Description:
Predicted 3D model of an 82-nucleotide RNA (transfer RNA) from a Bacteroidales bacterium. Lineage of the source: Bacteria > Pseudomonadati > Bacteroidota > Bacteroidia > Bacteroidales. It was read from a public genome assembly. The prediction has a mean pLDDT of 82. Rfam family: tRNA.

RNA sequence: GCCCGAGUGGCGGAAUAGGUAGACGCGACGGUCUCAAAAACCGUUGAGGUAACUCGUGCCGGUUCGAUUCCGGCCUCGGGUA
Repeated sequence: GCCCGAGUGGCGGAAUAGGUAGACGCGACGGUCUCAAAAACCGUUGAGGUAACUCGUGCCGGUUCGAUUCCGGCCUCGGGUA
């Protein structure tokens, strides 16, 4: 250089023949229990906003009524190849 794969909340990781993004787990925070703690159980947990709402899937474009998903370019990581 060329080829293949991956990039999603604080972390791991779902959702892909385009149609409510973040299921599930971990962590964190609040609570119940306890003399206290651990464990267990319950609730909350992307960002902005008082709210209504708006924004958000590596970055920039394109297609589409609609893109995490399809197409192009780029960046980063992993693998292959001379």